This is a predicted structure of a 1443-nucleotide RNA (small-subunit ribosomal RNA) from an uncultured bacterium. It matches the Rfam family "Bacterial small subunit ribosomal RNA". Rfam links the family to the GO terms ribosome and structural constituent of ribosome. The RNAcentral record of the sequence draws on ENA and SILVA. Model confidence (mean pLDDT): 84 of 100.
RNA sequence: AAUCAACGCUGGCGGCGCGCCUAACACAUGCAAGUCGAACGAGAAUGGUCCUUCGGGACUGAGUACAGUGGCGCACGGGUGAGUAACACGUGGAUAUCUACCCUCAAGUGGGGAAUAACUUUGGGAAACCGGGGCUAAUACCGCAUAAGUCCGAGAGGAGAAAGCGUAAAGCGCUUGAGGAGGAGUCCGCGGCCGAUUAGCUAGUUGGUGGGGUAAAGGCUCACCAAGGCAAAGAUCGGUAGCCGGCCUGAGAGGGCACACGGCCACACUGGCACUGAGACACGGGCCAGACUCCUACGGGAGGCAGCAGUGGGGAAUCUUGCACAAUGGAGGAAACUCUGAUGCAGCGACGCCGCGUGAGCGAAGAAGCCUUUCGGGGUGUAAAGCUCUUACGCCAGGGACGAUAGUGACGGUACCUGGAGAAGCAGCUGCGGCUAACUACGUGCCAGCAGCCGCGGUAAUACGUAGGCAGCAAGCGUUGUUCGGAAUUACUGGGCGUAAAGGGUGCGUAGGCGGUGCGGUAAGUGAGGUGUGAAAGCCCUCGGCUCAACCGAGGAACUGCGCUUCAUACUGCCGUGCUAGAGGGAGACAGAGGUAAGCGGAACUGAUGGUGGAGCGGUGAAAUGCGUUGAUAUCAUCAGGAACACCGGUGGCGAAGGCGGCUUACUGGGUCUCUUCUGACGCUGAGGCACGAAAGCUAGGGUAGCGAACGGGAUUAGAUACCCCAGUAGUCCUAGCUGUAAACGAUGAGCACUUGACUGAGGAUCCCCCCAUAGGUUCUCGGUCGUAGCGAAAGUGUUAAGUGCUCCGCCUGGGGAGUAUGGUCGCAAGGCUGAAACUCAAAGGAAUUGACGGGGGCUCACACAAGCGGUGGAGGAUGUGGCUUAAUUCGAGGCUACGCGAAGAACCUUAUCCAGGCCUUGACAUGUACGGAUGCUGCCCGUGAAAGCGGGUUUGUUGCCUUCGGGUGAAACGUACACAGGUGCUGCAUGGCUGUCGUCAGCUCGUGUCGUGAGAUGUCGGGUUAAGUCCCUUAACGAGCGAAACCCUUGUCUCUAGUUGCCAGCGAGUCAUGUCGGGGACUCUAGAGAGACCGCCGGUGUUAAACCGGAGGAAGGUGGGGAUGACGUCAAGUCCUCAUGGCCUUUAUGGCCUGGGCUGCACACGUCCUACAAUGGCAUAUACAAAGGGAAGCUACCUCGCGAGAGCAAGCAAAUCCCAAAAAGUAUGCCCCAGUUCGGAUUGCAGGCUGCAACUCGCCUGCAUGAAGCCGGAAUCGCUAGUAAUCGUGGGUCAGCAUACCACGGUGAAUAUGUUCCUGAGCCUUGUACACACCGCCCGUCAAGCCACGAAAGUGGGGGGGGCUUAAAGUCGCCGAGCUAACCUUCGGGAGGCAGGCGCCUAGAGUCAACUCCGCGAUUGGGACUAAGUCGUAACAAGGUA
Repeated sequence: AAUCAACGCUGGCGGCGCGCCUAACACAUGCAAGUCGAACGAGAAUGGUCCUUCGGGACUGAGUACAGUGGCGCACGGGUGAGUAACACGUGGAUAUCUACCCUCAAGUGGGGAAUAACUUUGGGAAACCGGGGCUAAUACCGCAUAAGUCCGAGAGGAGAAAGCGUAAAGCGCUUGAGGAGGAGUCCGCGGCCGAUUAGCUAGUUGGUGGGGUAAAGGCUCACCAAGGCAAAGAUCGGUAGCCGGCCUGAGAGGGCACACGGCCACACUGGCACUGAGACACGGGCCAGACUCCUACGGGAGGCAGCAGUGGGGAAUCUUGCACAAUGGAGGAAACUCUGAUGCAGCGACGCCGCGUGAGCGAAGAAGCCUUUCGGGGUGUAAAGCUCUUACGCCAGGGACGAUAGUGACGGUACCUGGAGAAGCAGCUGCGGCUAACUACGUGCCAGCAGCCGCGGUAAUACGUAGGCAGCAAGCGUUGUUCGGAAUUACUGGGCGUAAAGGGUGCGUAGGCGGUGCGGUAAGUGAGGUGUGAAAGCCCUCGGCUCAACCGAGGAACUGCGCUUCAUACUGCCGUGCUAGAGGGAGACAGAGGUAAGCGGAACUGAUGGUGGAGCGGUGAAAUGCGUUGAUAUCAUCAGGAACACCGGUGGCGAAGGCGGCUUACUGGGUCUCUUCUGACGCUGAGGCACGAAAGCUAGGGUAGCGAACGGGAUUAGAUACCCCAGUAGUCCUAGCUGUAAACGAUGAGCACUUGACUGAGGAUCCCCCCAUAGGUUCUCGGUCGUAGCGAAAGUGUUAAGUGCUCCGCCUGGGGAGUAUGGUCGCAAGGCUGAAACUCAAAGGAAUUGACGGGGGCUCACACAAGCGGUGGAGGAUGUGGCUUAAUUCGAGGCUACGCGAAGAACCUUAUCCAGGCCUUGACAUGUACGGAUGCUGCCCGUGAAAGCGGGUUUGUUGCCUUCGGGUGAAACGUACACAGGUGCUGCAUGGCUGUCGUCAGCUCGUGUCGUGAGAUGUCGGGUUAAGUCCCUUAACGAGCGAAACCCUUGUCUCUAGUUGCCAGCGAGUCAUGUCGGGGACUCUAGAGAGACCGCCGGUGUUAAACCGGAGGAAGGUGGGGAUGACGUCAAGUCCUCAUGGCCUUUAUGGCCUGGGCUGCACACGUCCUACAAUGGCAUAUACAAAGGGAAGCUACCUCGCGAGAGCAAGCAAAUCCCAAAAAGUAUGCCCCAGUUCGGAUUGCAGGCUGCAACUCGCCUGCAUGAAGCCGGAAUCGCUAGUAAUCGUGGGUCAGCAUACCACGGUGAAUAUGUUCCUGAGCCUUGUACACACCGCCCGUCAAGCCACGAAAGUGGGGGGGGCUUAAAGUCGCCGAGCUAACCUUCGGGAGGCAGGCGCCUAGAGUCAACUCCGCGAUUGGGACUAAGUCGUAACAAGGUA
């Protein structure tokens, strides 16, 4: 785009079309084929007249109705598509034929006869109907006559016809013959379906002769004779199907279809058969058989809607039991006319196409409602309302056709015209994630659902449902089915095959296809002209008719085809004759693991024998099994055996491929070069076919050294039916045969030709230099590497093409199922060749890219390892976590990157409803509104209570703002009500912010350019160098940004400035003493500003580079030390319980208040720490030296008391001034003497102190007493590279109190490493990849479960088409015909002819037999597909851990 459509929702009108695609299933009822009295006889009822015995009769007349004889028609028209793969159809030809009615021409139409229906009478039967007797007519039937240009026959000759009717004029008929028109029969060429898993078919078969038959040729039929005929260009068989004009689609070529209209065919309940006839083997005729239905008196009968309507049934689905012969056409008739479900019309159905309408104009910065919102608004929307108009359809009324040029109109009072009223009666459907035009809200929460493909939905869904809005189409809109297109996705036009699907394993060769060059002929192909045909309709163009269109009419064009004919002869074909460039032969040389057979050889190996020798050997990652004192291994000698041939040996050679490797001989295939000697296209390819064909395997017989499936043992392992080891059978070898497959690979069929090059290996021939040889050049053949153009998706290929052409063959058409099943065929078997479908998926695949990863590689770095020092893991305790427990033990954090973490400090509070209990409800807190009563706040008191709270009393004090001091207002507060507050409730996977980690690792990117179809690459790689993508050099890159570095802070040296609370050298004063004081700025210090370090200098190395190494100077040297500073990003990392925040939830509770408890609970496990285990120590006494901090609800000196914690009193200090404050390790002296101790301090008892409302659960400290484990810590594991580790103390924050934690500070102060093999992590380059949620990846197979389709299967049920045999209706034909018999003949006896009947051939059908083929079912069985979370392992992807 289309549709004979159907379904869902909706539905105003008209025109023109279309309407059982399924059950060729069965049919009630009505109608669908009759007509002619001008062919014929007879002839009512009713009517009229007359008569009557009233019973009726006669006549008349319409010669009417019904029926009959006869003629014509019924073979047309109408329906359907079952069958048919066929001369059925289409197209073009042919003729051995027929033709009623019609037309033309010629001739004729004379004279006779015998019957028979009707009718009448009678019999049988339920009926249908049938029989007997009698009468009768004809255009019915039969002779005779006549007869041509008719027929038969060679001829002579013979045969052979008629019908009349009629107003009696015409005319209509009849007979014979000839011709025409139209129709029909038959034959032939060509054309149009699928299957080879159908390969052979055929006995009337193919042909001939003769007979028969037909309208007609012919095996059409029969007898005889011959043995043919068809088939790979697809016979036969199976499946499917009416064919065509045309219709749909498509640019076309094609593909699909066969409804309506038209042509042809076939069929008429199923099968067979003939009759009649011009025509039938006959839809509404006949006979027989069968199935079905109906009637029946059971004896018999009747029927055929695939005609029009209609019914049942089937189905997703397809109409009225209408009107009329008015028109067109048909039958009959002279005609009037009759008949006509053909036809013309109407009805039903949005089934299709076409046309029209459902109003038009004005109308708000824009009503209401609805939707939405950031609450401001926005949308629906000029839409509505309102105002002004109009009236197509519809309604009402009036007129009123054409179709019919006399009459006659079903349609139809229709089309059309006019008038009237009135915006009035008239819009839906689908969609809105992308494709694809159109978006928001709510509901839902992987549910419900959607979905054409991709895919949506798991709490913010533009994808589900609803609403609003919007988009598209519109009396329709969607969905479903089907066809074509897009699809170059079967490729003729117009595809491919190295790696995506696809080259046969290789050759030889049949058919076939294709084929070098010259001349002549022919004219089949080919080309051109003419001509016949190609029906009409349809398509196209033009014109015309319905108001337009659809629709219809007319003309033209077209119908790409086929036939006939004339011409042309380039090319192809065919015929003839030549040629040598293709191909082949000949001569002379050459290389070679080419093949087959026989013989020979040495090394190695194993075994045997003997000698030497004496404990192991062998094997592995390490071992063991195994061998060995009966002497192995090792070693020497000799012998035996089998297999394979080191070195040469090579991207060397040969062969068609498989393949071929010691040497020699014999036989043998192919190739190359040279000569250009011969033949003269002999060629190429090759469906079938034939041959060859690695390894493994099979059969038979040999052989067997080594190796070695299976099997056994030893190991490894969770297991180990493996990898490793020890042994070892088939096999490997030979002979004869079979198998016929391989990643049989160059994953690349064969042949020929053409198309820039470079280098190289092998084999020939030849040239050059005086000769020889080499080098070098030329040329032919074979083998390689790199590359131009081109090709290619790319990688690549590239004269050995995957380039450009030609010829031939093979093969492909998404993945899986599956190279499976089934059938066939081959094979001894294994199995091979050929080779599907159901079902299932939306991918499977190729090449390349970027990452990530690897039990891949290279380079490099890091307390990563190593080298060291000290720890943890063991003990006791502290603290956090898990677990357990509990009424509750609130919550969060979970490898590194949770666990002395949030928490810089849980007795109450904190604290979180975590638990128990008691209370409050506009609330503990914020804002607003309305109303109320006047207070309100504060102090005190009472009751109850655990408190909160609830209830009550009293009034000491106190009162915002304005003020005209009269007052006003109502701030604040209370009560009530309403908005709302509140939530440490949920979601860190809705978020912001902040943070951790990789990682202070050196990376991450951009612009322009260039390369690539593209993803992308380049830059950023490479060579150096660095802590560094730091810098240098090279360079299709050149630059730039974020990071690194630098800038900042601190510390180390110096200078300047300044000099209090700090300092005190010099001067002065004072004290027992002290910068205490006057003073001073020198010094220290304080805190401001500067200087200084840059590979700057020297030497060396390096590329004259960057830089590195060493040195000098310097306080400091190569980033001087430390800090702050954290790129693009990763982990849906952490946090909704800091804060903020969307959504959800809660509202007398998940909010708020309070008391008490819990967060501290303890069989246990882990993390992080403290203290120790002691002598580098402990204790005691004495004594020295810091830094950085803190202090007012504070730090607290001095003094007194207390053993002490502390208490009392009390000066100073908001601090360079005072206080905390004693620094400790250290040093000096003394004691202890290696012990569970003078180590260690847990635990417990008693007595105290401090803070606080309160130390029971549950604080800290002191004194006395007690004195546990622990003697240096298993596997494992952590930190640290210098002022570091270790060790020593000090301060601070939090804080009423509580520090082994945390954050800071200084004192003392080491060892080791100048290495990168390994472990861990990281960076760069490279490689492989089936990974991309990226190796915590991917993924395979069994088993278990569910479900689906398929195969096998003992069998079983049915269908189909053939065959054999038996039987055989009707019927044609033939024979008989003793029975019957009108026409003609007769000599009257009969005959001719006919009929009944009988027999025979054929035969539908039926029965039966053995096969074939297809389909269904089938216990059981086999594999296959699929299915979020099953089991076992780990096969593959990285070297996938055994490539």